Overview
A computed fold for a 1385-nucleotide RNA from a metagenome, annotated as small-subunit ribosomal RNA.
RNA sequence: AGAGUUUGAUCCUGGCUCAGGAUGAACGCUGGCGGCGUGCUUAACACAUGCAAGUCGAACGCAUCAUUUCGGUGGUGAGUGGCGCACGGGUGAGUAACGCGUAGGUGACCUAUCCCAGAGUGGGGGAUAACUCAGGGAAACUUGAGCUAAUACCGCAUACGCUCCAUCGUGUUAAAGGCGGUGGAGUAAAGCAGUAAUGCGCUGUGGGAGGGGCCUGCGUCCGAUUAGCUAGUUGGUGGGGUAAGAGCCUACCAAGGCGAUGAUCGGUAGCUGGUCUGAGAGGACGAUCAGCCACAUUGGCACUGAGACACGGGCCAAACUCCUACGGGAGGCAGCAGUGAGGAAUAUUGGGCAAUGGCCGAAAGGCUGACCCAGCAACGCCGCGUGGAGGACGAAGGCCUUCGGGUUGUAAACUCCUUUUCUGGGGGACGAGAGAAGACGGUACCUCAGGAAUAAGUCACGGCUAACUACGUGCCAGCAGCCGCGGUAAAACGUAGGUGGCAAGCGUUAUCCGGAUUUACUGGGCGUAAAGCGCGCGCAGGUGAUAGCGUAAGUUGGGUGUGAAAUCUCCUGGCUCAACUAGGAGGGGUCGCUCAAGACUGCGUUGCUUGAGGUCGAGAGAGGGGUGCGGAAUUCCCGGUGUAGUGGUGGAAUGCGUAGAUAUCGGGAGGAACACCAGUGGCGAAAGCGGCACCCUGGCUCGCACCUGACACUGAGGCGCGAAAGCGUGGGGAGCAAACGGGAUUAGAUACCCCGGUAGUCCACGCCGUAAACGAUGUGAACUGGGUGUUGGUGGUUUGAAUUCCAUCAGUGCCGUAGCAAACGCGAUAAGUUCACCGCCUGGGGAGUACGGUCGCAAGGCUAAAACUCAAAGGAAUUGACGGGGGCCCGCACAAGCAGCGGAGCGUGUGGUUUAAUUCGAUUAACACGAAGAACCUUACCUGGGUUUGACAUGGUCGUAGUAGUGAACCGAAAGGGGAACGAGCCUCCGGGCAGCGAUCACAGGUGCUGCAUGGCUGUCGUCAGCUCGUGCCGUGAGGUGUUGGGUUAAGUCCCGCAACGAGCGCAACCCUUGUCGCCAGUUACAAGUGUCUGGCGAGACUGCCGGUAUCAAGCCGGAGGAAGGUGGGGAUGACGUCAAGUCAGCAUGGCCUUUAUGUCCAGGGCUACACACACGCUACAAUGGUCGGUACAGAGGGUCGCAGAGCCGUGAGGUGAAGCUAAUCCCACAAAACCGGCCUCAGUUCAGAUUGGAGGCUGCAACUCGCCUCCAUGAAGUCGGAGUUGCUAGUAAUCGCCGGUCAGCUAUACGGCGGUGAAUACGUUCCCGGGCCUUGUACACACCGCCCGUCACGUCAUGGGAGCCGGUAACACCUGAAGUCGGU
Repeated sequence: AGAGUUUGAUCCUGGCUCAGGAUGAACGCUGGCGGCGUGCUUAACACAUGCAAGUCGAACGCAUCAUUUCGGUGGUGAGUGGCGCACGGGUGAGUAACGCGUAGGUGACCUAUCCCAGAGUGGGGGAUAACUCAGGGAAACUUGAGCUAAUACCGCAUACGCUCCAUCGUGUUAAAGGCGGUGGAGUAAAGCAGUAAUGCGCUGUGGGAGGGGCCUGCGUCCGAUUAGCUAGUUGGUGGGGUAAGAGCCUACCAAGGCGAUGAUCGGUAGCUGGUCUGAGAGGACGAUCAGCCACAUUGGCACUGAGACACGGGCCAAACUCCUACGGGAGGCAGCAGUGAGGAAUAUUGGGCAAUGGCCGAAAGGCUGACCCAGCAACGCCGCGUGGAGGACGAAGGCCUUCGGGUUGUAAACUCCUUUUCUGGGGGACGAGAGAAGACGGUACCUCAGGAAUAAGUCACGGCUAACUACGUGCCAGCAGCCGCGGUAAAACGUAGGUGGCAAGCGUUAUCCGGAUUUACUGGGCGUAAAGCGCGCGCAGGUGAUAGCGUAAGUUGGGUGUGAAAUCUCCUGGCUCAACUAGGAGGGGUCGCUCAAGACUGCGUUGCUUGAGGUCGAGAGAGGGGUGCGGAAUUCCCGGUGUAGUGGUGGAAUGCGUAGAUAUCGGGAGGAACACCAGUGGCGAAAGCGGCACCCUGGCUCGCACCUGACACUGAGGCGCGAAAGCGUGGGGAGCAAACGGGAUUAGAUACCCCGGUAGUCCACGCCGUAAACGAUGUGAACUGGGUGUUGGUGGUUUGAAUUCCAUCAGUGCCGUAGCAAACGCGAUAAGUUCACCGCCUGGGGAGUACGGUCGCAAGGCUAAAACUCAAAGGAAUUGACGGGGGCCCGCACAAGCAGCGGAGCGUGUGGUUUAAUUCGAUUAACACGAAGAACCUUACCUGGGUUUGACAUGGUCGUAGUAGUGAACCGAAAGGGGAACGAGCCUCCGGGCAGCGAUCACAGGUGCUGCAUGGCUGUCGUCAGCUCGUGCCGUGAGGUGUUGGGUUAAGUCCCGCAACGAGCGCAACCCUUGUCGCCAGUUACAAGUGUCUGGCGAGACUGCCGGUAUCAAGCCGGAGGAAGGUGGGGAUGACGUCAAGUCAGCAUGGCCUUUAUGUCCAGGGCUACACACACGCUACAAUGGUCGGUACAGAGGGUCGCAGAGCCGUGAGGUGAAGCUAAUCCCACAAAACCGGCCUCAGUUCAGAUUGGAGGCUGCAACUCGCCUCCAUGAAGUCGGAGUUGCUAGUAAUCGCCGGUCAGCUAUACGGCGGUGAAUACGUUCCCGGGCCUUGUACACACCGCCCGUCACGUCAUGGGAGCCGGUAACACCUGAAGUCGGU
């Protein structure tokens, strides 16, 4: 000293939270010792029991005991008397107060005991308790009669004095009860001890010390949702009362006194020294210790006394408890222990008067729960210990592991050593000031012996915040101070290992201060984050120009008093250190007294003129109020002309109109508002003000510098003004128009649009008092570069005049310097720099709400909370994304075309359904996709049957010798079982070994799960033109610039410009292919040459040339030449990234699961199901055709487990046959559309071919489920396809056939290639879809499939209201009235 948390990121504002310190603490886990402290914070709740205040025989009598030398001596008990019991000890209820603190006053007072001074102590008297006797009562207690003493009580004498009265002086600012005289009156006393001396007492007075009473200034919590309070109240006079002043009390008189500087009322609270915290200023607290106060069950009261209205005294009342013979009595732990209760929670019914102190006593001494000690409690602070040194092969065990190791860890073991502590033995204090006397205590301390012995936990380990792994769990259980973790790989839960922190403690909870400059005095703010009252006038208050003089209140300095001790800081000392404690010094006040200064402020006084105001002369203006007048327009009425519509909308309809509308002309009525001028023009404090004229009236500006002489600024309360809407009463009502009616729109339409229409809008008077009443910017004043408009004035210059220009004052705009600001922005009209005063803010929600008060006729306004809840809410700016925002541009995107799909039948895939199973995946970018080919196999699915080191790999151990291998009968659906028979190999040192087989142990295996743990690969945006970097520059920063702009391009392609200059990945090019030419070579092509052809190498195209256009840049347009022209056509090639996109079933792979099964083998079945729905296709619906016959023309491929010719057989599929071919040689292999000719003639047909029957062929172990092909027969739907939708811009679409892969065969109409024939159309970019760039808005960032509002339903919590009900407290009125005091008798 800061940190976390709002965002995708940023800066700011702002709250919440954390790290620190503290405690009279409590709780959880744990616990060795000692020292010093501390210990009912709650029920001022109730208390059993014991103790806490007595003492004196040297004041007195009595009773009694012991002793006696009989003289006495010593003791005990109750009583009279004296002193004490008002201290000490406890508590904090009450008290917001002269209670406390501080500084003073007392000329208004008291003071026992103690000290000092001086004066006295003479002489008498009468009683009474104890005791005795007699009674009452349960008791407590009490009555009567009688005896007796005193330092008890009462007269008398005396009076240094004292008091009172009268009087004089002194003192004081004044007054006064002060002090000192004179005279008069009044007023005292006690004895005891001692042989004595003498001592102790007693009485009166003065003084001192210490203690107290009373009074005063200042200080002392919160609430205004408490604004008025007060009748003994404020003062006076007389009287009373007190130690003493006083309405302290009383009678009378007066009507005062207090209060926004907060009275009164309500709430809370003992105050202080101090304690905790803080850098300080402050904030919070007031345990222990110390000072003061108050209280003693609750309330009241007095008595005694020097002192009390008295904690362990009294009386009365009340509540409670106890005793009782029911008549009546007793009691007061907030003393020390202790009990119950309450509570999260707080100790022993201990020892001692040895010390310190107190009371009594002459003393000895007695008493003392004050006090000194001990006990209990880690409650706090401080100190010590639980061992030290060595010790690697880094032991074992634990944990982790990539299996190599790492870690626990020198840690342990082990060796050597020590003894604080512990146990035992011995000695043994200080505390005691001459002797005796020590509770603590046989304690502290010293010493000897023994033995590492008796002694470590707790919290944390995601970030903040030091410390990490494994397993378990699977949004469960749980954690959490804030942010947040947990949904199968959790460093955040639980456990373990390890690590970190602190340590006899460690964590948690509670509370306070700090951090928080987050109430800001030190030290904050208010344009947009919370925050300027809507505006003015103005009382109080605050502040105030200039010169002189005075004063000394503030202010400053010196001196002095006080600010108790303890505490705190510094220095020094004592306990071994420390805590603790002792001494010295310092510090501490808004305090008192005094001296001085005289700047500044205040006050008084005298001036001054610049602030302010006034006079005079000019000026502008929708400033305000009233009266009158005017024209245009709307509507309505009357009349004319005139006829079928009009009106309205996106389109309509309702409406109006043949009873004559709309339109048009003339006349009239009425109300409201004033076009043009008109302008970031003017005026006004704001709200606001607009035709013209007149009347009344406010303010402003300029000029001159004549008058007054600070008269000023601000302004809590207060008063006034205050748009619109609304309210009251009465008018008025043309147009417009909430509500309302109707018509539309719509899913609905309580709306937007249309037709109507009432309040209202207008006037007068009176209310209301609010607005985004905004410049979201309070008023006033001063200062601080400029530029450019505009309104009003003045001066100057210029001009013949208009005018221009310069200067200046007052307004009103824009742009900008410095500066300010989080940024946006503000910038002489400040949000800059300062001064004065006012208002307001302190996280979001709840809420500008409730309650209360107040204003209002009402509506409602003003003032204004809390519970509860959240960790944010917010401002400005940035990058994206998005918009039924804008601009520019592109794409078979639309449009223009061609052919289709969607309808039919069939093929195939998918969904769904079904099933024992219909294996799985893919769902925009899946759906003839994985699958370039499911009859078995494939195969992963189902049923059933087998098998368990396994169908497959590697290794270890043991065994085996007609071993490995082949494998006939027989059983079985097969797998498998079974075994006749046959029968090997390699190396060798000849022992054997390898391979094999069998057994066993490790392990194999899994198309089981997770594509959201992954690699790799792929799809999509998209072959879209984008995506970035370095350096520099700009910005507090995110970020920007570059990449934007002007052109251009297919293109971030290129050019120009530019705080940017360059670069990278993309684009393009380089690669393949095709089109033209040249050269070389040429088998198997060609009859041959070599042109075709095959292979290879080159050339060619670059806007190169010309013209036009352009910024004469990039480029574009046209042309020439050329096979090809502006990327010639096609392909391969896919930037940064997005979609947790797809794939664990192609492969690989982490983790999990399985292991006589989820592995593996086999047979059969299934993947081929079928009411349906969708997708991709094929074939058609026919004449541009079908069919029959004839005749042509390709390219690219494949072939030895293969392609297979010719020939022959069969209608055909095919069979046979075997030539040829390892292929430019042979074969597959006849290309088909096309062309020529014949038939068909518009029909469900000579179209179409589904379906079905029959007969065959081929492949294969096997075509039933479930193959393909052929022939004969059969001959379904279908006559061009709804909404919608797909492809294609040229050798393309369309159409025609051929080939290949996979493959035994095939359901290929699929896919990949090849060639043949060969079109139409594009005006254009408004619209649909997708995309690119710029810009704009945003409360979105999971980014519009976003965000988000309100009602309702259910549940929970808090608060408010609620018919009411109950309780508490306070005030007032009245009734009864104890004890007691005063007075009377």

Its mean pLDDT, the model's own confidence on a scale to 100, is 85.